A computed fold for a 1518-nucleotide RNA from an uncultured delta proteobacterium, annotated as small-subunit ribosomal RNA. The RNAcentral record of the sequence draws on ENA, Greengenes and SILVA.
RNA sequence: GAGUUUGAUCCUGGCUCAGAACGAACGCUGGCGGCGUGCUUAACACAUGCAAGUUGGAUGCGAAGGGGUUCUUCGGGGCCCGAGUAGCAUGGCAGACGGGUGAGGAGCGCGUACCUGACCGGACACAGGCAGGGGGAUAGUCCUUCGAAAGAGGGUUGAAUACCGCAUGAGCUCAUGAGUGUCAAGCUUGUGAGGAAAGGUGGCCUCUGCGUGCAAGCUGUCGGCCUGUGACGGGGGUGCGUCCUAUUAGCUAGCUGGGGGGGUAAAGGCCUCCCAGGGCGACGAUGGGUAGCUGGUCUGAGAGGAUGAUCAGCCACACUGGGACUGCGACACGGCCCAGACUCCUACGGGAGGCAGCAGUGGGGAAUUUUGCGCAAUGGACGCAAGUCUGACGCAGCAACGCCGCGUGCGUGAUGACGCCUUUCGGGGUGUAAAGCGCUGUCGAGCGGGACGAAGGCGGGGUGGUGAAGAGCCAGCCCGGAUGACGGUACCGCUGGAGGAAGCCCCGGCUAACUCCGUGCCAGCAGCCGCGGUAAGACGGAGGGGGCGAGCGUUGUUCGGAAUUACUGGGCGUAAAGCGCGCGUAGGCGGUGGAUCAAGUGGGAAGUGAAAGCCCCCCGGCUCAGCCGGGGAAGGGCUUGCCAAACUGAUCGACUAGAGUGCCGGAGGGGGAGGCGGAAUUCCUGGUGGAGCGGUGAAAUGCGUAGAGAUCAGGAAGAACGUCCGUGGCGAAGGCGGCCUCCUGCACGGACACUGACGCUGAGGUGCGACUGCGUGGGGAGCGAACUGGCUUAGAUACCCCGGUAGUCCACGCCGUAAACGAUGGGUACUAGGUGUGAGGGCGGAGAUCGCUUUCGUGCCGGAGCUAACGCAGUAAGUACCCCGCCUGGGGAGUACGGUCGCAAGGCUGAAACUCAAAGGAAUUGACGGGGGCCCGCACAAGCGGUGGAGCAUGUGGUUUAAUUCGACGCAACGCGCAGAACCUUACCCAGGUUUGACAUGUCCUGGUUGGCCGGUGAGAGUCGGUGUCCCGUUUCGGGUCAGGACACAGGUGCUGCAUGGCUGUCGUCAGCUCGUGUCGUGAGAUGUUGGGUUAAGUCCCGCAACGAGCGCAACCCCUGCCCGUAGUUGCCAACAGGUGAAGCUGGGGACUCUACGGGGACUAUCGGUGUGAAACCGGAGGAAGGUGGGGAUGACGUCAAGUCCUCAUGGCCCUUACGCCUGGGGCGACACACGUGCUACAAUGGGCCGGACAGUGAGGGGCGACCCUGCGAGGGGGAGCAAAUCUCGAAACCGGUUCUCAGUUCGGAUUGGAGUCUGCAACUCGACUUCAUGAAGGUGGAAUCACUAGUAAUCGCGGAUCAGCAUGCCGCGGUGAAUACGUUCCCGGGCCUUGUACACACCGCCCGUCACACCACGAAAGUUGAUGAUACCCGAAGUUGCUGGGUGAACCCGCGAGGGGCACAGGUGCCGAAGGUAUGAUGAGCGAUUGGGGUGAAGUCGUAACAAGGUAGCCGU
Repeated sequence: GAGUUUGAUCCUGGCUCAGAACGAACGCUGGCGGCGUGCUUAACACAUGCAAGUUGGAUGCGAAGGGGUUCUUCGGGGCCCGAGUAGCAUGGCAGACGGGUGAGGAGCGCGUACCUGACCGGACACAGGCAGGGGGAUAGUCCUUCGAAAGAGGGUUGAAUACCGCAUGAGCUCAUGAGUGUCAAGCUUGUGAGGAAAGGUGGCCUCUGCGUGCAAGCUGUCGGCCUGUGACGGGGGUGCGUCCUAUUAGCUAGCUGGGGGGGUAAAGGCCUCCCAGGGCGACGAUGGGUAGCUGGUCUGAGAGGAUGAUCAGCCACACUGGGACUGCGACACGGCCCAGACUCCUACGGGAGGCAGCAGUGGGGAAUUUUGCGCAAUGGACGCAAGUCUGACGCAGCAACGCCGCGUGCGUGAUGACGCCUUUCGGGGUGUAAAGCGCUGUCGAGCGGGACGAAGGCGGGGUGGUGAAGAGCCAGCCCGGAUGACGGUACCGCUGGAGGAAGCCCCGGCUAACUCCGUGCCAGCAGCCGCGGUAAGACGGAGGGGGCGAGCGUUGUUCGGAAUUACUGGGCGUAAAGCGCGCGUAGGCGGUGGAUCAAGUGGGAAGUGAAAGCCCCCCGGCUCAGCCGGGGAAGGGCUUGCCAAACUGAUCGACUAGAGUGCCGGAGGGGGAGGCGGAAUUCCUGGUGGAGCGGUGAAAUGCGUAGAGAUCAGGAAGAACGUCCGUGGCGAAGGCGGCCUCCUGCACGGACACUGACGCUGAGGUGCGACUGCGUGGGGAGCGAACUGGCUUAGAUACCCCGGUAGUCCACGCCGUAAACGAUGGGUACUAGGUGUGAGGGCGGAGAUCGCUUUCGUGCCGGAGCUAACGCAGUAAGUACCCCGCCUGGGGAGUACGGUCGCAAGGCUGAAACUCAAAGGAAUUGACGGGGGCCCGCACAAGCGGUGGAGCAUGUGGUUUAAUUCGACGCAACGCGCAGAACCUUACCCAGGUUUGACAUGUCCUGGUUGGCCGGUGAGAGUCGGUGUCCCGUUUCGGGUCAGGACACAGGUGCUGCAUGGCUGUCGUCAGCUCGUGUCGUGAGAUGUUGGGUUAAGUCCCGCAACGAGCGCAACCCCUGCCCGUAGUUGCCAACAGGUGAAGCUGGGGACUCUACGGGGACUAUCGGUGUGAAACCGGAGGAAGGUGGGGAUGACGUCAAGUCCUCAUGGCCCUUACGCCUGGGGCGACACACGUGCUACAAUGGGCCGGACAGUGAGGGGCGACCCUGCGAGGGGGAGCAAAUCUCGAAACCGGUUCUCAGUUCGGAUUGGAGUCUGCAACUCGACUUCAUGAAGGUGGAAUCACUAGUAAUCGCGGAUCAGCAUGCCGCGGUGAAUACGUUCCCGGGCCUUGUACACACCGCCCGUCACACCACGAAAGUUGAUGAUACCCGAAGUUGCUGGGUGAACCCGCGAGGGGCACAGGUGCCGAAGGUAUGAUGAGCGAUUGGGGUGAAGUCGUAACAAGGUAGCCGU
């Protein structure tokens, strides 16, 4: 920096990603070289080999095989060489270094800076001095004994640089003095005592001795001894730094100090005896956990964080535990003793061993190499040296484990080849990529040449030093020949030839890179968000692309990003977070002026900060780089000394502005105690009175004739204090309210005086602390958990009602929590205003309830500023400082365990596993509310008529069926698609056929025809046969057309309306929906569109940070209502004429009706009132019509994944002798049922019969059909007229008369039987109608429900489409023609504003808890298992040490000797003491029947707690 909470937004906040790194591992892949690196796990166990020896110039011994020679009894022996060799042993030095590991250890272990006057030191260097003279042993060899072995015992011989005396010796050590010094055991020194040694080897003859020469002589050298100094190394001590945990708070008996003693190289309780009672700890002791520390390494801008492989320094360890010995040095990796575990050998008696050295093995593990070469170099041990040893080291091997470098070719090459992929079929991509042509030659391969690393040492020559010396030795010079593991090396040359050398991951966003196919919530992917349910750029494959490249990915880990622990650099009103509130300890912080000091602080300087390494600079070596070498610079910190004195600090003295005290004053429900009062309630007593009272939404339980309720009087009791009462007062908070008295605390105002920083905060601590609850004792009127009853309800363990116990009250004692809230810790200072209110003061004024001003308190509004926003805003959430508390994703959980407090309830402290990709805050737009306001609509109400009951019609569900084709499903499916299923339709079923197809286009081949007619066959489709022979161009022939065949293709009412277009329904003819610019807001968004009026209307007016505009509304269009004009046929007929049985029938007329074209008319225009001088509304006049006159057409942005793939079109999928096509028959018409829509009725406002009257819309040629005849009738037979204002189809209700008289009827017509008519190929399944007969249910319809506001409802008929026929349906038409609307509380739907919200798939939302099931982790638990450390006691190895030491012993002393002394040792014994044992309690861990809650899990159960007033507001504590 990005992704991820939301519809969107801002913020908070977590999770995740991109980076770098690694001793890595895993997957796929792999050409070369260089430089590095390589058991992170089992400090698990180890076979085998090697890793520490060396020295003959410190010593004692001393072979053999073999060779030569000689002797021989031929078995062998002697001598010489081998060889003073190998080897054994004594001694010296080294095995304390080098190498490994990280177990332990939280410690002066490490780091850093110091101290050691409290110390040590072999080897090394330098200086001074010494080295005289003796003694006794012993290993080994040899002999012998025991033993399986390891080994042990005895004897003989017998050496030293081994061992022991003696001599000499220094302030070398000790004792005791003196001097000196920087406190000290330092330094100098007197006296006394103590107190060393070792020789080897080379040379020489100057000295000495013997005397050609050799030595005891001289000399060189290597050693020996003493002392001092140094270098270097070590021991000890100190300051500071060094992980987590307080759910570890107290720890400590040698523990702290002192005195004496011991011990050590050395200070010291290091050890011991005695004395005192100390020491450590909140600045974290003690305990627990974890860990080697550091230089450094990784990361990071830095500060930090993480880490401690390789290299380097230190520490610790060496099978586990203990111990000492030797030694300069060890308590010793390849030494010793003991104990333990383990392994091995054994003759069972006993023994041996320790790879955390290098290789290597097993095991563990995701995982880490060769049982290699060499001492050539570097380094080390020993040696005079040569040299020996060296798994240190140098090299090689294995491993892409890391870093660095190189290569796998270069140029050219378009017809843009083939192949593959894709495509809209045109093309596009792979792609100059390939091929082809021309070049080059790194690496690898082969052949040849071929280094550096090698110099020392050694030999020869020569110079100098030492020396008597030409020895020897030492230091340079010259010469010489040797010395290489690596190494068949690096490097160079040649040959050959593009020849041998590319993969891995990714391509939805983050994040660079896209298409096709397959799959179909499957298989799978996934770091987070998330993909996959039939068109997946996210799975798998392919093509293509992107990234890196001998590697690429994955996993793990660390830092970063993460300002997500915030020192740099965060927060706490509402997101996580202010302790409920005081007092106060430690601590932190602290007013003004002066002096001094110099701890902090500042400035120079010095020391240190190992090397390597990081970063920077310079130079150099490998061809470059990595890597390596040289030099410089830098380095937090620590230490030392000097200077400064502003600030902090310290000390001294001073001040008054902070703080406090005194005095006066007024305010107050501040606290405690005692007393008093009235109203009300309940109860008791009495009176009056007589039937109810009470309670609720409505009721009931309850009370009441044993007298309630009501009312009057009297009495009792307890609790609470009305009005005053107020965003008024007091208190730190909790909290405090009748009146009086007493005791008592605080704040405030005023003016002076005093103290002199006495202050602020406050971890722990301590006190107070509503309600509930607990204990003891009182009290108990009202109220009232629990409980009982009544009601409500599906239930109702609730809400409501009648009762009612604890409790509420008092005293004393506990509890200690609250949404203890201003969700806002305390203090101080500063920073615009305005306006209330409480308590005081001052000034002005004659004075007031006046004005101005000031202090303290308490509210509101508001500016800057702050804030994510909301908001806060002198009472800050502003600006600063000081102190305290607290937070770090949600859940688990304020839970568990532990501790602590409590009588209990419970409080305080307070996790983890596991799980999620969020959980949140504020604000926005919607939607919703059993929220509010305003307003509409046949929404209710007021009316009228229906539906729901009956019969029938019709549609649907269901059922049935071979099929009952399909679709439509709340409103907005159900007389819907269907404006008309007997066949057809028809999509369904059965059966029979057919395959280029019933239909379209094209190509090729063949044929020759089509059509029509006839016959056979068949249910038909079809098939067989006959007849017949088409059109055009000039013909063989070609074209059109047709048939047959082949191929492309046709065809599908098959699927997906959730892939679509189009069309439609619906909200809704509702009044809304938006945009541009501007403005406001961080933003989503807002404003405009809200507000005041008004309207049917976002209609109009006014106002307004808005100004305009668009789609809607309205108007423009059509019909209708009035008038006028024009025009009069088929319409009309007033006047005139003719005429009939009658008649606009005729002449004629245009007046009227009407027709159909054009105009007019209505616009709130006018008057009055209301209203804002508005819009508009109300009323009136005029008018045919008056406030959109009535009706229609017209349907904004959008919603419902609404409906339709079966109208049509169409993507994809599917079928292709069938899911296509043709045909016959059946079905769509079924029928126990259920629902919707209708028709007809139930009758007298009616039915029947007779008579009489009046429409309009329309339709008509395969038609309407007058009229005539006929039939009871449907109809039939003729048939004028009419393509129609001409002809035809044609009314009923109604009116008049009559009958019926309340009845299942003269109502009603279903059903059924018979007979017919008509249409049609055909009325069986399955048409309509007629007639005769039959005459069912039904007497006005439960719950519920629908339409309608005027020419409407109701009622009456008529027409039309479809149609051969079929209408109760649909679409139209006219006739007759009402009732009612108070009103907007309620139901439904809608509009605007506002409010709440945990909803946004938007209340058909969200969401809680129990129960049931599965899985997971955790707690408890009788107990059980091993572990750790503690305490007490027992036992007690090795060993040191004390005592003893009668046993043993060469050195010294005495002694002639024997022997004794001394010393030492064995042995014995005491203290200590590892392992072990017993007991006790403790800690943490594993397991544990069972049990508890928790978490998670597409569709389980029960309810409905929360979110809206969530339907009883919610929430907190108990």